This is a predicted structure of a 180-nucleotide RNA (Lysine riboswitch aptamer) from Alkalibacterium pelagium. Lineage of the source: Bacteria > Bacillati > Bacilli > Lactobacillales > Alkalibacterium. Of the family's consensus pairs, 100% are formed in the model. Rfam family: Lysine riboswitch aptamer. Gene Ontology term of the family: lysine biosynthetic process. It was read from a public genome assembly, where an Rfam model found it.

RNA sequence: AGAACUGGAUGAGGUGCGGAAAUCAUGAGUACUUAUUUCAUAAAGACCUGUAAGUCUGAAAUAAGGAAAGGGAAAUCUGCCGAAAUGACUUGUUAUUUACAGAGAAUAAGUUGUUGGGUUGCAUAUGAACAAUAUGCAGACUGCCGUAAAGCGUGUGCUUAACGGAGUGCUUCCACUUGU
Numbered sequence: 001a002g003a004a005c006u007g008g009a010u011g012a013g014g015u016g017c018g019g020a021a022a023u024c025a026u027g028a029g030u031a032c033u034u035a036u037u038u039c040a041u042a043a044a045g046a047c048c049u050g051u052a053a054g055u056c057u058g059a060a061a062u063a064a065g066g067a068a069a070g071g072g073a074a075a076u077c078u079g080c081c082g083a084a085a086u087g088a089c090u091u092g093u094u095a096u097u098u099a100c101a102g103a104g105a106a107u108a109a110g111u112u113g114u115u116g117g118g119u120u121g122c123a124u125a126u127g128a129a130c131a132a133u134a135u136g137c138a139g140a141c142u143g144c145c146g147u148a149a150a151g152c153g154u155g156u157g158c159u160u161a162a163c164g165g166a167g168u169g170c171u172u173c174c175a176c177u178u179g180u
Stems, first nucleotide, its partner, number of pairs: 006175004011170001014081001016080005023073002032065008044057004048102006084115011116142002119139008144165004149160004
């Protein structure tokens, strides 16, 4: 001076990944309310399912009035590079008329697995939707590392094309330890 293991920090990929409130469009002239008319009715129906109770009332046309949630768009602010997303399991919470039981939904935490990244197409699910999201499969693109080839340069390097791999990775630095 250098290599590997271990520990700590550091940064890169780019239509990069999340969060927040406001604005805008869609949702929608929909749900719903009121008035008028017609039809139906003592039964039937509705309130997630079942049992028991309880509450409410249906359908159509016309007229007037008339939302919201989730999701989305571009910009702003902000946290970041397993960023984050997602499958399974466990526990808790919330609401669905009351009680009990069940079912699914949303949400929080934990354990474990998958995905380097965005994008396009197809299928399924959600959704008002032809928007968008999630999952799976496939295509090309892109960054990192390795292999090995050609060219340039001549300390380490750069460019082009090919094959392969995965983020528990890679770049850079420090420490520890070990051998020469």